[in-house]
Context: one part of a larger RNA
RNA sequence: CUGGGCUUAAAGGGCGCGUAGGCGGACAUGACAGUACUCUGUGAAAUCCUCCGGCUUAACCGGGGAAUUGCGAAGUAUACUACAUGUCUUGAGGCAAGUAGGGGUGUGUGGAACUCUUGGUGGAGCGGUGGAAUGCGUAGAUAUCAAGAGGAACGCCGAAGGUGAAGACAGCCCACUGGGCUUGUACUGACGCUGAGGCGCGAAAGCGUGGGGAGCAAACAGGAUUAGGUACCCUGGUAGUCCACGCCGUAAACGAUGUCUACUAGGUUGCGGGGGUUCUGACACCGUCGCAGUCGUAGCAAAAGUAUUAAGUAGACCGCCUGGGGAGUACGGUCGCAAGGCUAAAACUC
Numbered sequence: 001c002u003g004g005g006c007u008u009a010a011a012g013g014g015c016g017c018g019u020a021g022g023c024g025g026a027c028a029u030g031a032c033a034g035u036a037c038u039c040u041g042u043g044a045a046a047u048c049c050u051c052c053g054g055c056u057u058a059a060c061c062g063g064g065g066a067a068u069u070g071c072g073a074a075g076u077a078u079a080c081u082a083c084a085u086g087u088c089u090u091g092a093g094g095c096a097a098g099u100a101g102g103g104g105u106g107u108g109u110g111g112a113a114c115u116c117u118u119g120g121u122g123g124a125g126c127g128g129u130g131g132a133a134u135g136c137g138u139a140g141a142u143a144u145c146a147a148g149a150g151g152a153a154c155g156c157c158g159a160a161g162g163u164g165a166a167g168a169c170a171g172c173c174c175a176c177u178g179g180g181c182u183u184g185u186a187c188u189g190a191c192g193c194u195g196a197g198g199c200g201c202g203a204a205a206g207c208g209u210g211g212g213g214a215g216c217a218a219a220c221a222g223g224a225u226u227a228g229g230u231a232c233c234c235u236g237g238u239a240g241u242c243c244a245c246g247c248c249g250u251a252a253a254c255g256a257u258g259u260c261u262a263c264u265a266g267g268u269u270g271c272g273g274g275g276g277u278u279c280u281g282a283c284a285c286c287g288u289c290g291c292a293g294u295c296g297u298a299g300c301a302a303a304a305g306u307a308u309u310a311a312g313u314a315g316a317c318c319g320c321c322u323g324g325g326g327a328g329u330a331c332g333g334u335c336g337c338a339a340g341g342c343u344a345a346a347a348c349u350c
Base pairs, nucleotide, nucleotide: 003322004321005320006319007304008303012318014201015200016199017198021194022193023192025088026087027086028085029084030083033081034080035077036076037075038074040072041071042070049065050064051063052062053061054060091191092188093187094185095184096183097182098181099180103177104176105175106174108172109171110154114150115149116148117147118146119145120144121143125136126135162169163168206247207246208245209244210243211242215241216240220236221235222234223233258317259316260315261314262313263312266295267294268293269292270291271290272289273288275286276285277284299306300305323350324349325348332343333342334341335340
């Protein structure tokens, strides 16, 4: 390299948008670029192969042929691909009417709890643990009542439930805004799929500047425990957690399963929406579209399992793997304020 692979053995990019590229629905016509056939020129000689011949044979040499899988010219064919023109509606999109939703952004606002402050009642403990102690408390704590302040998170509903491309998203109201689904229409007429680079989004932690800081809590301090205890337990407690703007760009970023399309037994459940039948009763039954679960046949699989949400049967395109360690490291490059990220070896060793 080919091949074979990528749920769990090595291997799906964290996710999307999209450039080049690759691939691409139905019909007709034209032209004939690719393609096919015929013919022709060329494809030096030697070599290789083959036939014959010459050295006593062989190596070697001489002659003929084949081969030289290539390139060019001419003619013919037109199925397929490409090209050109026209047409079509099933793919894709549009339009209209509905519809569900923690989808996003920005204001505003609510109650419970918590901590703190002030005041009242009250008067010796509270707190904490396996048991204790550190700690708090006669300068009046804990408890309890009232008032006030503050920040963060939103109980019940709540669900194997919903939305989003992923990360993720939950009190309530309002404003702005993205996408989906259903039904109808039959408007555009292949406008499509994928997508190297590229661009954007991207949990937590971390970083910069400025705010904020109730609770929690790395670090840190103390008390315990222990042989020791740089821990587990306890009392405190700073970054941080929160907000704005800007970075970082990583996760078991997981369904460890790339995206799109078609096809391939069923049963059952939930969510969203039309239709039909019968009854009218909350409904029931039949059928249908989309989404999300579960059981299971064939098939597949090393098995576990998977099974119309495929890991089945096929196709298109991208990414990735190639024994373990060394190592996701060094060097170089590039990005970053830094932390570090991305790209990515070899010696050596088993």

A computed fold for a 350-nucleotide part of an RNA from a metagenome, annotated as small-subunit ribosomal RNA, central domain. The RNAcentral record of the full RNA draws on SILVA. Its mean pLDDT, the model's own confidence on a scale to 100, is 87.